[in-house]
Context: one part of a larger RNA
Molecule: large-subunit ribosomal RNA, domain II
Organism: Gossypium klotzschianum
RNA sequence: GCCGGCGACUCACAGACAAUGGCUUGGUUAAGGGAACCCACCAGAGCCGUAAUAAAAGUGAACCUUCAUAGGCAAUUGUCACUGCUUAUGGACCCGAACCUGGGUGAUCUAUCCAUGACUAGGAUGAAGCUUGGGUGAAACUAAAUGGAGGUCCGAACUAACUAAUGUUGAAUAAUCGACAGAUGAGUUGUGGUUAGAGGUGAAAUGCCACUCAAACCCAGAGCUAGCUGGUUCUUCCCGAAAUGCAUUGAGGCCUAGCAGUUGACUGGAUUUCUAGGGGUAAAGACUGUUUCGGUGCGGGUUGCGAGAGCGUUACCAAAUCGAGGCAAAGUCUGAAUAUUAGAUAUGACCUCAAAAUAACAGGGGUUGAGGUCGGCCAGUGAGACAAUAGGGGAUAAGCUUCAUCAUCGAGAGGGAAAUAGCCCAGAUCACCAGCUAAGGCCCCUAAAUGAUCGCUCAGUGAUAAAUGAGGUAGGGGUGCAGAGGCGGCCAGGAGGUUUGCCUAGAAGCAGCCAUUCUUGAAAGAAUGUGUAAUAGCUCACUGAUCGAACACUCUUGUGUCAAAGAUGAACGGGGCUAAGUGAUCUACCGAAGCUGUGGGAUGUAAAAAUGCACAAGUAGGGGAGCGUUUCGCCUUAGGGGGAAGCAUCCGCAUGAGCAGAAGUAGACGAAGUGGAAGCAAGAAUAUUAGC
Numbered sequence: 001g002c003c004g005g006c007g008a009c010u011c012a013c014a015g016a017c018a019a020u021g022g023c024u025u026g027g028u029u030a031a032g033g034g035a036a037c038c039c040a041c042c043a044g045a046g047c048c049g050u051a052a053u054a055a056a057a058g059u060g061a062a063c064c065u066u067c068a069u070a071g072g073c074a075a076u077u078g079u080c081a082c083u084g085c086u087u088a089u090g091g092a093c094c095c096g097a098a099c100c101u102g103g104g105u106g107a108u109c110u111a112u113c114c115a116u117g118a119c120u121a122g123g124a125u126g127a128a129g130c131u132u133g134g135g136u137g138a139a140a141c142u143a144a145a146u147g148g149a150g151g152u153c154c155g156a157a158c159u160a161a162c163u164a165a166u167g168u169u170g171a172a173u174a175a176u177c178g179a180c181a182g183a184u185g186a187g188u189u190g191u192g193g194u195u196a197g198a199g200g201u202g203a204a205a206u207g208c209c210a211c212u213c214a215a216a217c218c219c220a221g222a223g224c225u226a227g228c229u230g231g232u233u234c235u236u237c238c239c240g241a242a243a244u245g246c247a248u249u250g251a252g253g254c255c256u257a258g259c260a261g262u263u264g265a266c267u268g269g270a271u272u273u274c275u276a277g278g279g280g281u282a283a284a285g286a287c288u289g290u291u292u293c294g295g296u297g298c299g300g301g302u303u304g305c306g307a308g309a310g311c312g313u314u315a316c317c318a319a320a321u322c323g324a325g326g327c328a329a330a331g332u333c334u335g336a337a338u339a340u341u342a343g344a345u346a347u348g349a350c351c352u353c354a355a356a357a358u359a360a361c362a363g364g365g366g367u368u369g370a371g372g373u374c375g376g377c378c379a380g381u382g383a384g385a386c387a388a389u390a391g392g393g394g395a396u397a398a399g400c401u402u403c404a405u406c407a408u409c410g411a412g413a414g415g416g417a418a419a420u421a422g423c424c425c426a427g428a429u430c431a432c433c434a435g436c437u438a439a440g441g442c443c444c445c446u447a448a449a450u451g452a453u454c455g456c457u458c459a460g461u462g463a464u465a466a467a468u469g470a471g472g473u474a475g476g477g478g479u480g481c482a483g484a485g486g487c488g489g490c491c492a493g494g495a496g497g498u499u500u501g502c503c504u505a506g507a508a509g510c511a512g513c514c515a516u517u518c519u520u521g522a523a524a525g526a527a528u529g530u531g532u533a534a535u536a537g538c539u540c541a542c543u544g545a546u547c548g549a550a551c552a553c554u555c556u557u558g559u560g561u562c563a564a565a566g567a568u569g570a571a572c573g574g575g576g577c578u579a580a581g582u583g584a585u586c587u588a589c590c591g592a593a594g595c596u597g598u599g600g601g602a603u604g605u606a607a608a609a610a611u612g613c614a615c616a617a618g619u620a621g622g623g624g625a626g627c628g629u630u631u632c633g634c635c636u637u638a639g640g641g642g643g644a645a646g647c648a649u650c651c652g653c654a655u656g657a658g659c660a661g662a663a664g665u666a667g668a669c670g671a672a673g674u675g676g677a678a679g680c681a682a683g684a685a686u687a688u689u690a691g692c
């Protein structure tokens, strides 16, 4: 891994409720007795009910409170079984801790200690002391020999373990190989013994105490407890949530309310439209607050005069006021839309009253198509997600966070958005090789117009992005100039007083400063820019000639362009497209489980029925109806070697769980029907067990 078994809401005793049944001359027994047992039967103690109220004495269809009203409660009601659901107590749906407590077993491993033994190749260094010589009055001292000290040195055995590699389902639950530390010492080691878990031992690492150590192991309490994780077995039909408020040693739990189901009672309208309200939001601006500029300028500062009082000054600050212009969640003289409250209001289908027949219309009654309120029983939920809108927090960041309204997902399939819970369309009872549409599409992939009309775009823009830049391009305005000749080009002039004055070494249009005139003229600045040391030179403004029709500036709309750099090639879904892009207009068509058509079977309701109307997505969850397994009772000793169950194959039926049949195999049991009872259904639990 495959496959076959096994594997989880039970039982007891109480309470509440519901369905069903018995009795209702109220119901019913418990212990106990009981002729073999169990029953039957007996047993009436007791329990529920028949009266409430008050704390109670008590009173009583009343009672309590009170001086008295008001007010509270009552003025009524079965009970016993059985089944189901649910609650309490128990292991209480199943599996699962780490722990805690009690009693025992361990020091053959290892830690310390005790007793008694054993072991330590070889080499090196050369302490004290002693001897001799020198030396001294004697010493000290000194030299050479001798000597053989040391938690001394190098290095095997031995002990240990700094490190690379190998090994890592190993040769090995800690090793191998190379390299490495100690190796006469606080050394190593054999044997025997001591210390025990609330403990021992520890040159101390929470280390070690038998591959176990922040408290050993074994058994027991014990099915400890687990607000935690995992798992929890057949079918079908109907309904169908929540992820919110409050509280919580509460936040991934739980209580209650909200929302589901089911079963009752009551009510009559949901929705639309109209009318009438309250409000202080959006917006807006008088007040208040805040704020910018300007005018006037109380007061202050500066400053002048004065002995002082005081009188002046001011390009400073600035109250107040005036003018202009803003801002406001905690401002309002105002003030919507929505929302919300109250009142009024209307409809479709069917049946019936309802006839001798047919058709239409009107009326009365009923049913259904919306709902709402109050009970009984009994669930889940209380982690929500994203989109849009009004806000808070944040950076008007986040697939961010937190509220409110609403939709979708959650629990929702189908079509579209290439793929894509939350976007757009649309809510799947089943079948069909029928039709019409929605969103979205119609060149090919790919169902449907390579459709129509008028424009725009040349960037593959379309098919990702800003500030900024630019005679891109198509439109719409405004202003100016122009046959008395525009704009651009070309030809010519662009002068004189004068090198103006000052300054300067120089300053002559052109370093800088002041001034910026007059003349000749068609025109020409005391000069626009280059240039020189300063001149010179070139050029412009300005003017004439030539040429011959537009030109210059500016505002704005549409659409393009640059800006535009990322790590495998990846920003139309691809091919590809100049429309198959884009703006406006139009008509066909395609397109879904939507709607329609035809047929089948369900559910609710009305009905005698035919049939009508409505309805059927669904997680948690609730309710209804069923299938199957084992075993027992009854029919009944069905049937069965003339072949039971089982097994595997084929075939048929049923909405389904499933149920029949056939021929094989097998070889002895065992169906249908109707009831009872459960060790009653497996694919999941790192479940458990057998086989391969």
Base pairs, nucleotide, nucleotide: 001692002691004689005688011090012089014087015086017084018083020081021080022079023078026048027047028046032042033041052059053058063072064071093231094230096228100221101220102219103218104217105216111195113193114192115191116190117189118188119187120185122154123153124152125150129146131144132143133142134141158182159181163178165176166175197213199209200208201207206215234626235625236624237623238622239621244257245256248253258381259380261377262376263375264374265373266372267371271346273344274343275342276341277340283334284332288328289327290326292324293323294322295321296320299317300316301314303312304311305310348368349367350366351365352364353363384409385408388405389404391402392401393400414425415424416423429600430599431598432597434596435595436594440590441589443575444574445573449587451586452585453584454583455582456581462577469561472559473558474557475556476555477554478553479552480551489546491544492543493542495519496518497517501513502512525540529538530537603614604613605612606611629678630677631676632675633674634673639669646665647664649662650661652659653658